[in-house]
Background:
Predicted 3D model of a 181-nucleotide RNA (Lysine riboswitch aptamer) from Mesobacillus foraminis. Its Rfam family is "Lysine riboswitch aptamer". Rfam's curators write: Riboswitches are metabolite binding domains within certain messenger RNAs that serve as precision sensors for their corresponding targets.
RNA sequence: AGUGAGGAUAGAGGUGCGAAAACCAUUAGUACGCUUUAGGAGGAUAAUGAGGUCCGGUGACUGCUGCGGAAAGGGGAAUUUGCCGAAACUUCAGAAAAGCUCAUUAUUUCUGAAGUUGGUUCUGUCAUUGAAAAAAUGCAGAAUUGUCAUAUAGGAAACUAUAUGGAGGGCUAUCUUACGC
Numbered sequence: 001a002g003u004g005a006g007g008a009u010a011g012a013g014g015u016g017c018g019a020a021a022a023c024c025a026u027u028a029g030u031a032c033g034c035u036u037u038a039g040g041a042g043g044a045u046a047a048u049g050a051g052g053u054c055c056g057g058u059g060a061c062u063g064c065u066g067c068g069g070a071a072a073g074g075g076g077a078a079u080u081u082g083c084c085g086a087a088a089c090u091u092c093a094g095a096a097a098a099g100c101u102c103a104u105u106a107u108u109u110c111u112g113a114a115g116u117u118g119g120u121u122c123u124g125u126c127a128u129u130g131a132a133a134a135a136a137u138g139c140a141g142a143a144u145u146g147u148c149a150u151a152u153a154g155g156a157a158a159c160u161a162u163a164u165g166g167a168g169g170g171c172u173a174u175c176u177u178a179c180g181c
Stems, first nucleotide, its partner, number of pairs: 002179003006176006014084001016083005023076002032068003037063002042055003046105006087117011118145007126138004147166008
């Protein structure tokens, strides 16, 4: 010279990634409350089963009439703010919360491990979630963009253009370390 995800610090990709309160639209004239009327025995609880509690012939559930009438989650443009495996998804394990108790399943939040994805956009009568023809996630396809490598061409060189390919355990810069010379 070189080899190593070696370590540390600082950075780049751009419609870049996430979070937060307020506002706006949607959810929805829905749920729910009261009322009118029909009707006549069950109803309520995340689902199922068992148990329990409460309501119910002083009229339950379910429809009809009229009056009143939400919210959460998700979304939008700007603002503030944390960042560049930012972050997202899948699987496994554990803990907690909320439901009346128990069992099973499901939901939400947090932590850890492993794996996948460089970023963005569009498409799909595809799948899941969702009120939704919004949106998100996954899968597939296409486009675009940054980075490195290789090849070709230009150039004194730095570098530029084209083509192909890889992946963030990457790339650029500086310092440092082990082996080695």

NCBI's taxonomy places the organism under Bacteria, Bacillati, Bacillota, Bacilli, Mesobacillus.